[in-house]
Context: one part of a larger RNA
């Protein structure tokens, strides 16, 4: 990993609901004690509990009658009317009073089951630690006792001894000498590189390498013990265990925190939000869900129409408040510069104040104002006496959400971001579509059979049109938008439809060839020149069919070559300019690659028309279950999806006990296995094998149901 078998809401106490039954203005015994057919009853026990009065901190003081409405129901159809509902009334407190508050028109208590709260180990299994008592220094730390160990080479310190120099103290060579936390280097102790190799019952191995007379190494006894040792100090060691040892208890410490928590079937069916908390992984309250009592006619998320209500979006700004653009005017004694005057003054600028005028702006402007939201009332619709609303009470869960679309909120470059209202979704929802896809379409879903449709599609893949009509595209654009998913911007185009303005044309347009394109003059100025064509003023008249004091290239400056402009030839439409539609370009990512894919010129696109195909919508028929009616028989339905979760049948199994009844060696349980019935747990049967006990009604008890808990134990 697999298999068997164990493996998790349970005890007691008190409190509170709920059924259920016994008695009741009372109800129940407890310990104990006697009886008895003896561990089951029976009696006796009145002690104490709870109720029968309440206010009030106490001291005290001390409560129930009536009107009116009105469900059920009775009814003589007038009405009466339990419980219900309102008003009055009473009792207490407070007070000087008024008020106000709580309370009164009698229902409880005992058992038993049940659902929940506190307490208890309290659904199970899980710490990390805290505390006490003990037991360790055979491992290691240090330190004390007696011991032992260290091949061999090297180096050559004081110290002596010879020579020789010296007055003297000493020197100089040379020999002897054998010192050192020297030196190389086995054993011996270490552990540096390879970040080598190994995880082998747990630090090993191999190769390099440090140290090897010392602050070495060992070896025997011995001391020092847990908030304590011991440490050349790394929080190192203190028996494979150290930021406080192991062991045992205390303990089943606690864990708002992970995991796990075992049969069935019906009914309804959630919230991830608001407040408040040393609160943010929690939990109390409201909200939101289920259950029951109660209640008795209305109720609503809708759409309408009246008639308030508001200051968002936009929009505005000589309509306030700020912020802020351009003009133009007046002031300006005492604002600054500048000029004129001998000065008084005056001019001029730039600033300031004001006026008017002219632009932009605003969450914390608004003279203006939507859409839409919202209050009342009324009328529709729908729901409701088959019992809505409303009120009371039992139990939850949840309190971590996400994701579309809108507001093109709010903060961010942005985001599958973050943080707000509104909605729909998933969550907790499954079918059909979208190629595949929680949340994007359509659609809801009991079981079966047939049919008709949604979204979506009809070449093949693969169900259904190689389907009709008129256009475009030509680029594999495209076929993906129908939300996403990798989209395709600006800008560019003499790619092509189609719409429209204007203008030019047989008195010949555009485009093309042919010819022509002169003259005063080289215009004037400036300039070494400046002749159309370096600059700078002017840009006239002439002849003309037409021809700029010139629209480019040229030249030192001329020169030349073109344009404008005219003519002729040609010979029918041309030129600008706007709105549209498809397309092209711009357009670059990293394994080969994607319209889902083949493929496709339509099987693309755009605009219509008619089939068909498609699903749990939808109808049809048959049944099952719920709900309500109904004695029944039936009959009606506006029902049938669901995670936490709440009811509910009830139901099914499994030990085990009483009371009934039964099966079995002519074969029990058990394992295997076949049919058959039941919606479902599961029942019953067949055949084989086992070899000795099993059922079944009823009634009660429960250590009662396993796939998971890094679950336990065994097997394999």
């Nucleotide at each position: 990993g697999c298999c068997a078998a164990g493996g998790a809401g349970u005890u007691c106490a008190u409190c509170u609901c709920u059924g259920u039954g016994g008695c009741a203005a009372g109800g129940g015994u407890a310990a104990u004690u006697g009886c008895u057919u003896a561990c089951g009853g029976c009696a006796a026990g009145c002690a104490c509990c709870c109720a029968a009065a309440g206010g009030g901190a106490a001291a005290c003081c001390a409560a129930u009658u009536g009107u009116c409405c009105g469900c059920a129901g009775c009814u003589u159809c007038g009405g009466c009317g339990a419980g219900g509902g309102a008003c009055a009334u009473g009792g207490u407190a407070u007070u000087a009073a008024c008020u106000u508050g709580c309370c009164a028109c009698a229902a409880g208590u005992c058992a038993c089951a049940g659902g929940g709260a506190u307490g208890u180990u309290a659904c199970c299994c899980g710490a990390a630690a805290c505390c006490g008592g003990u037991c360790g220094a055979u491992c290691u730390a240090a330190c004390c006792u007696a011991c032992a160990g260290c091949a061999g080479g090297a180096u050559g310190a004081a110290g002596c001894g010879a020579a020789c120099c010296u007055g003297a103290c000493g020197g100089u060579u040379u020999g002897u000498g054998g010192a050192g936390g020297u030196c190389c280097g086995a054993a011996g102790c270490g552990g540096u590189g390879c970040u080598g190799u190994g995880u082998g019952c747990a630090u090993g191995c191999g190769u390099u390498c440090g140290u090897a007379u010392g602050a070495c190494u060992g070896u025997u006894g011995g001391u020092u013990a847990g908030g304590g040792g011991u440490g050349a100090a790394a929080a190192g060691c203190c028996a494979a265990u150290c930021g406080a040892g192991a062991u045992c208890g205390g303990u089943a410490a606690u864990a708002g925190c992970u995991g796990g928590u075992u049969c069935c079937u019906g009914c309804c069916g959630a919230a991830a939000u608001a407040a408040g908390c040393c609160u943010a992984a929690g939990u109390u309250u409201a909200g939101u869900c289920u259950c029951g009592a109660u209640g008795g006619a209305g109720a609503u998320g809708c759409c309408c129409u009246a008639u308030g209500c508001g200051g968002u979006a936009g929009a505005g700004c000589c309509a306030c408040g700020g912020a802020u653009u351009u003009g133009u005017g007046a002031g300006u004694u005492u604002g600054g510069g500048g000029g004129a005057g001998a000065a008084a003054u005056c001019c001029u600028u730039c600033g300031c104040u004001u006026a008017c005028u002219u632009g932009u702006u605003c969450a914390a402007c608004u003279c203006c104002a939507a859409a839409c939201g919202u209050g009342u009332a009324g009328g529709g619709a729908u729901c409701g006496u088959a019992g809505a609303a409303g009120u009371c009470g039992g139990g939850a869960a949840a309190a971590a959400g996400g994701g579309g679309c809108g507001c093109u909120g709010g903060g961010g470059u942005a985001a599958a971001c973050u943080u707000g209202c509104g909605u729909c979704u998933c969550u907790a929802u499954g079918g059909g579509g979208g190629a595949a896809c929680a949340a994007c379409c359509c659609u809801c879903u009991c079981u079966a059979u047939g049919g008709u449709u949604a979204a979506g599609g009809u070449c093949c893949c693969a169900a259904a049109g190689u389907a009709u009509u008129u256009g475009c595209u030509a680029a594999g654009u495209g076929u993906u938008a129908a939300a996403g998913g990798g989209c395709g911007a600006a800008g560019g185009g003499u790619g092509u439809g189609c719409a429209u303005c204007a203008c030019c044309c047989g008195a010949g347009a555009c485009a093309g060839a042919u010819g022509g394109g002169a003259g005063g003059u080289a215009u004037g100025c400036u300039u070494a020149g400046a002749a159309g064509c370096a600059g700078c003023a002017a840009u006239c008249c002439u002849u003309u069919a037409a021809a700029g004091a010139a629209a480019g290239c040229g030249u030192a400056a001329u020169a030349g070559c073109u344009c404008a402009c005219c003519a002729u030839u040609c010979a029918a439409g041309g030129u600008c300019a706007u709105g549209u539609g498809c397309c092209c370009u711009g357009a670059a990512a990293a394994u080969g690659g994607a319209c889902g894919g083949g493929g496709c010129u339509a099987a693309g696109c755009a605009a219509a028309u008619c089939a068909c195909c498609g699903a749990u919508a939808c109808c049809a028929u048959a049944g099952u279950c719920c709900u309500c009616c109904g004695a029944a028989a039936g009959g009606a339905g506006u029902g049938a999806g669901g995670u936490a979760g709440g009811c509910a049948g009830u139901g099914c199994g499994c030990u085990c006990u009483g009371c009934g009844u039964g099966g079995g060696c002519a074969g029990a349980a058990g394992c295997a296995u076949u049919u058959u019935c039941g919606u479902a747990a599961g029942a019953a049967u067949u055949u084989g094998u086992g070899g000795a006990c099993c059922g079944c009604g009823u009634a009660g008890a429960g250590a009662u149901g396993a796939g998971a808990a890094u679950c336990u134990u065994g097997g394999u």
Predicted 3D model of a 716-nucleotide part of an RNA (large-subunit ribosomal RNA, domain II) from a Candidatus Woesearchaeota archaeon. The source organism's lineage runs through Archaea, Nanobdellati and Candidatus Woesearchaeota. It matches the Rfam family "Archaeal large subunit ribosomal RNA". Rfam 15.1 lists 2,955 matches to the family in 1,139 species. The coordinates come from a structure-prediction model, not an experiment, and the mean pLDDT is 80.